[in-house]
RNA sequence: GCCCCUGUAGUUUAAUGGAAGAACGGCCCCGUCCUAAGGGGUAGAUGUAUGUUCGAUUCAUACCGGGGGCA
Numbered sequence: 001g002c003c004c005c006u007g008u009a010g011u012u013u014a015a016u017g018g019a020a021g022a023a024c025g026g027c028c029c030c031g032u033c034c035u036a037a038g039g040g041g042u043a044g045a046u047g048u049a050u051g052u053u054c055g056a057u058u059c060a061u062a063c064c065g066g067g068g069g070c071a
Stems, first nucleotide, its partner, number of pairs: 001070007010024004018054001026042005047063005
């Protein structure tokens, strides 16, 4: 330098065009003499930009980060 894969919550991950769900973790409450277990509630995410579309996590292009291959 070229090519391929990949990027969603703090972490691990669902969602193949119809408004993003879970688990663990966080916070609040119940619970207990205290702590814990257990239970209830709650906040939090689509790498960035542009395009296509009535509608984009999903499709296209560029860039950025990570991994791999060739030279």
Notes:
Predicted 3D model of a 71-nucleotide RNA (transfer RNA) from a Patescibacteria group bacterium. The coordinates come from a structure-prediction model, not an experiment, and the mean pLDDT is 83. Rfam family: tRNA. By type it is a transfer RNA.